The prediction has a mean pLDDT of 79. c-di-GMP-I riboswitch aptamer from Sulfurovum sp., 80 nucleotides, folded computationally. The source organism's lineage runs through Bacteria, Pseudomonadati, Campylobacterales, Sulfurovaceae and Sulfurovum. Of the family's consensus pairs, 95% are formed in the model.
RNA sequence: UUUUUUAUAAGCCAAACUUAUCGUGAGGUAAGGACGGAAAGCCACGGGACUCUUGGUAUUGAGUCAGCCGGGUUGCAUUA
Numbered sequence: 001u002u003u004u005u006u007a008u009a010a011g012c013c014a015a016a017c018u019u020a021u022c023g024u025g026a027g028g029u030a031a032g033g034a035c036g037g038a039a040a041g042c043c044a045c046g047g048g049a050c051u052c053u054u055g056g057u058a059u060u061g062a063g064u065c066a067g068c069c070g071g072g073u074u075g076c077a078u079u080a
Stems, first nucleotide, its partner, number of pairs: 002080001005077001012037002017032006035067001041073003045070003048065005
């Protein structure tokens, strides 16, 4: 540097749901809580799904989701 793996060790994250709060909304934030995860760390670049808006066959614009997929980038232990 590339690569293997959850086995071992240290650990890490946190689905649904509940409460509070922000938002027109998709959804976000915090606390509780664990379905799960080997990057379930980060990034909206490509696709996809969703929301609002425009228009009214169509089209346009703005946003959300990284735990939908691909890609980029960074990292712990470990195999080779």